[in-house]
Molecule: Bacterial RNase P class A
Organism: Pseudomonadota bacterium
RNA sequence: CAAGCGAGUCGGGCGAUCGCGGUCGGCCAUGCGCCGGCUGAGGAAAGUCCGAGCUCCAUAGAGCGCGGUGCUGGGUAACGCCCAGGCGGGGUGACCCGACGGAAAGUGCCACAGAAAAUGACUGCCCGCCCCUCGUUACAGGGCGAGCGAGGGUGAAAAGGUGGCCUAAGCGACCACCAGCGGUCCGGGUGACCGGGCCGGCUAGGCAAACCCCACCGGGAGCAAGAUCAAAUAAGAGGGUGAGGCGCUACGGCGCCGGGGAGUGGCUCGCUCUCUGCCCUCGGGUAGAUCGCUUGAGGUUGCCGGCAACGGCAACCCUAGAGAGAUGAUCGCCGCCCGGCGUUUCUACGCCGGGAACAGAACUCGGCUUACAGACUCGCUUGGAGC
Numbered sequence: 001c002a003a004g005c006g007a008g009u010c011g012g013g014c015g016a017u018c019g020c021g022g023u024c025g026g027c028c029a030u031g032c033g034c035c036g037g038c039u040g041a042g043g044a045a046a047g048u049c050c051g052a053g054c055u056c057c058a059u060a061g062a063g064c065g066c067g068g069u070g071c072u073g074g075g076u077a078a079c080g081c082c083c084a085g086g087c088g089g090g091g092u093g094a095c096c097c098g099a100c101g102g103a104a105a106g107u108g109c110c111a112c113a114g115a116a117a118a119u120g121a122c123u124g125c126c127c128g129c130c131c132c133u134c135g136u137u138a139c140a141g142g143g144c145g146a147g148c149g150a151g152g153g154u155g156a157a158a159a160g161g162u163g164g165c166c167u168a169a170g171c172g173a174c175c176a177c178c179a180g181c182g183g184u185c186c187g188g189g190u191g192a193c194c195g196g197g198c199c200g201g202c203u204a205g206g207c208a209a210a211c212c213c214c215a216c217c218g219g220g221a222g223c224a225a226g227a228u229c230a231a232a233u234a235a236g237a238g239g240g241u242g243a244g245g246c247g248c249u250a251c252g253g254c255g256c257c258g259g260g261g262a263g264u265g266g267c268u269c270g271c272u273c274u275c276u277g278c279c280c281u282c283g284g285g286u287a288g289a290u291c292g293c294u295u296g297a298g299g300u301u302g303c304c305g306g307c308a309a310c311g312g313c314a315a316c317c318c319u320a321g322a323g324a325g326a327u328g329a330u331c332g333c334c335g336c337c338c339g340g341c342g343u344u345u346c347u348a349c350g351c352c353g354g355g356a357a358c359a360g361a362a363c364u365c366g367g368c369u370u371a372c373a374g375a376c377u378c379g380c381u382u383g384g385a386g387c
Stems, first nucleotide, its partner, number of pairs: 001383010012334007020040008028031001042358001046369002049367005054222004066218005071085005086100001087098004101213002106211002108207003122152002124148002127145005160178005179203001181200008226291004236282006244257005258276007298317008336355008
């Protein structure tokens, strides 16, 4: 210098005007008022995928069922997260990836190709008999029967590999070495596991993010959870006062008698209209208001323990809380990037124009995942060049 790997930080700054949410203070005209101060999004606020706190409901205990997790040791309030390690795979390497228990408990599946995907025989190899076939025999060809799992071919995968011995041909049938499996012993490690010795039978295909088996874990719903106050309304309860009664009904009312009020009218009768229950308290909980609501497994710095995740101690800090849901818009200067032009001591300066992502709180935390213009820092690897 080039190409990479890992970890991390930031995500424009300052100011002016207008506007919005919250809060504090002041004022008087007490209004969803005016004025002023302070404060007001993120690294993911997102997806809502895990784990918790909190709230309500349910709940003897145990089991079945269902769902989840799945190497080991640690961290944590907890986790499917994180750290460290083991094993397997990839990369020259820094480093990265892995649902990574069980396939000799059972069931099931294994595309295409191939005879066959786990009761292997398509082509083959070998033997016997028959036909061709004739006096006899052999070769080739055909048929039938039996043996073989060696060679060829298919496939991602074909029944351990290589060599030998045996055989009609062959075969772990037998032997040597190697790979792998099971058992056992020794050594190291907390453990996963690693290294080694001996014995065994010679071989056991793959898939459990297929059913299943084993071990462990798990009640449900979610802040529109839920709690308090409480206009209004119905059922209902208590009290006070009151002139209502009867009949019919399709249950909406209607009719008759009686009573109160108003109108007409000077008054009574009559006629017309209208009412025939009202008030208080409780209860109930709609509108509305308040709480839940942001001080919390909280943050920053330092020291200590630990390889680390993380933990302990001390000091300091307080940082949005709406309820149809604020956090916005315009402009100026500076900084960054890109393009053009000019000057030039040739890598700087000036002018003009343009650009700047993903996105956006609603109960709160711990994670994971996904999106992201651009800028920067640290450590490391490989290759090249120079000294």